[in-house]
Order: sequence, then C1' cells, then structure tokens
RNA sequence: GCUGCCGUAGCUCAGUGGUAGAGCACUUCAUUGGUAAUGAAGAGGUCGAGGGUUCAAUUCCCUCUGGCAGCA
Repeated sequence: GCUGCCGUAGCUCAGUGGUAGAGCACUUCAUUGGUAAUGAAGAGGUCGAGGGUUCAAUUCCCUCUGGCAGCA
C1' cells in the first nucleotide's frame, strides 16, 4: 500500500429496515441471627464520527476513524 472482518449498557455479546435486548456487574426491596445464595423491582445506551437512500436506518450505500487478520 491492497483486501476482509469487527466497533451496540461498566464487561461479554444478540439484534440485519418499523419507537434497542440478554447474561454478568450496579441500586432498592423481600427472605436470613448475619453474610452469601435466591426471588422481585429499577437504573444505565445520541448503536465509533459525518453524509446519502428511505415515510422510517443499529440494519442498506459512501467517506473518515480505532482494533484485528491476510496479502504485498
């Protein structure tokens, strides 16, 4: 330099056009003599940035950017 893949909650990941989810972690409550475990409820995300297509974009297209891999 070229090509491909990935970027979504604090962490690990799903979701592939129709107002964004799970597990763990966090907060509150219940249970217990207490802790843990268990159960219930809750908080937490401008979906890497900008632009385009569309009635509507995390999703499709372009550019940029960070990471990984391959080729040279």
Molecule: transfer RNA
Organism: Hyphomicrobiales bacterium